Description:
The prediction has a mean pLDDT of 76. The RNA shown here (ZMP/ZTP riboswitch aptamer (pfl RNA motif)) has 83 nucleotides.
RNA sequence: CAGACCCGGUGUAACUGGCGACAAAUGUGGGUUCAACCACGAUGGAGCACCGGGGUUAUCGGCCGGUCGCCUGGGCAAAGAGC
Numbered sequence: 001c002a003g004a005c006c007c008g009g010u011g012u013a014a015c016u017g018g019c020g021a022c023a024a025a026u027g028u029g030g031g032u033u034c035a036a037c038c039a040c041g042a043u044g045g046a047g048c049a050c051c052g053g054g055g056u057u058a059u060c061g062g063c064c065g066g067u068c069g070c071c072u073g074g075g076c077a078a079a080g081a082g083c
Base pairs, nucleotide, nucleotide: 003056005054006053007052008051009050010049011048012047015044017071018070019069020068021067022066027040028039029038030037062076063075064074
């Protein structure tokens, strides 16, 4: 000097599905149960990078898409391996 992590800001951002219910209940067009997708849009959004502040030896087993339930499929992080 730097570093876990926390807070704020800026930028970027994967993923953002099907059915039912929730006084209103999540778009439009098409498709689908051999399904849980396609296009556009909206919204949410972890994560990442940087800046500022705090912090100074601290484990991972986690996080994300109105809520809940039943399902389907992903992303990120972490861990491991290679260059």

The model forms 100% of the base pairs in the Rfam consensus. Its Rfam family is "ZMP/ZTP riboswitch aptamer (pfl RNA motif)". Its family is annotated with regulation of purine nucleotide biosynthetic process and one-carbon metabolic process in the Gene Ontology.